[in-house]
RNA sequence: AAAUAGAGGUGCGGACAAGAAGAGUAGUUUUGACGAACUGGGCAGUGAUGAGUUGAAACAAAAGGAUUGUUUGCCGAAGUUUUGGUAGUGCCUAACUGCUAAAGCUGGUUUGAUAUUGAACAAAUAUCCGACUGUCAUCAUUUUGAUGGAGAGCUAUCUUA
Numbered sequence: 001a002a003a004u005a006g007a008g009g010u011g012c013g014g015a016c017a018a019g020a021a022g023a024g025u026a027g028u029u030u031u032g033a034c035g036a037a038c039u040g041g042g043c044a045g046u047g048a049u050g051a052g053u054u055g056a057a058a059c060a061a062a063a064g065g066a067u068u069g070u071u072u073g074c075c076g077a078a079g080u081u082u083u084g085g086u087a088g089u090g091c092c093u094a095a096c097u098g099c100u101a102a103a104g105c106u107g108g109u110u111u112g113a114u115a116u117u118g119a120a121c122a123a124a125u126a127u128c129c130g131a132c133u134g135u136c137a138u139c140a141u142u143u144u145g146a147u148g149g150a151g152a153g154c155u156a157u158c159u160u161a
Base pairs, nucleotide, nucleotide: 001159003157004156005155006154009075011074012073013072014071015070016069017068018067027059028058029057030056031055032054033053034052037046038045040093041092042091043090078106079105080104081103082102083101084100085099086098087097088096089095107133108132109131110130112128113127114126115125116124117123135149136148137147138146139145140144
């Protein structure tokens, strides 16, 4: 230097199923009141044969997310940021979501605080102070501790120089 195989543990992802919540909410219809707009911007389209807002009645969802179970791929597992490309929406742009490429950050788990997303007091993401834990190096020591680094790392086997 290459190849193969492994370890960290409330370990990291995917798929399927179920119920709960979402919610008596959005939406549709009828009816009453008000009365000109409906969208982040523009075009198109709809609109006094009533846009839109709101009261009442009837009918009445879904998605994302989480939980449980089954199954499966794995140990940069994976997540996230920025930029580019591409698909989605009536069209353009903005925004959002999916896929993809490059570069960057994060060893892993977790309490709390703040911000964002979210129906949510669930949960996720980011940042910060902590705690626990694995790994290597250095220093000490009396079998454990202190300091520091990062996964392009660490351990084992094997090959070559």
Predicted 3D model of a 161-nucleotide RNA (Lysine riboswitch aptamer) from a marine sediment metagenome. Its mean pLDDT, the model's own confidence on a scale to 100, is 82.